[in-house]
Molecule: c-di-GMP-I riboswitch aptamer
Organism: Gammaproteobacteria bacterium
RNA sequence: AGUUGUCAGUACCACACUCGUAGCAAUGCGAGACCGGAAAGCCGUGGAGCUCAUUGAGUUAGCCAGGCUACUCUC
Numbered sequence: 001a002g003u004u005g006u007c008a009g010u011a012c013c014a015c016a017c018u019c020g021u022a023g024c025a026a027u028g029c030g031a032g033a034c035c036g037g038a039a040a041g042c043c044g045u046g047g048a049g050c051u052c053a054u055u056g057a058g059u060u061a062g063c064c065a066g067g068c069u070a071c072u073c074u075c
Stems, first nucleotide, its partner, number of pairs: 002075001012037002017032006035062001041068003045065003048060005
């Protein structure tokens, strides 16, 4: 520097749902919960979905593609 992701190890994240809260809403945040994840870490660049005070704005990174970064092991 590249590769790999297992019947390995150390860790990590937290679906649905419930309560509270912000928002017109989608949805976000906190706590509980723990479906799952080898990038379910970060980034709205392209596509797609969803919402709306709709021709514009917002939202989903755990929808797909792409970019950047990280741990362990093997070579």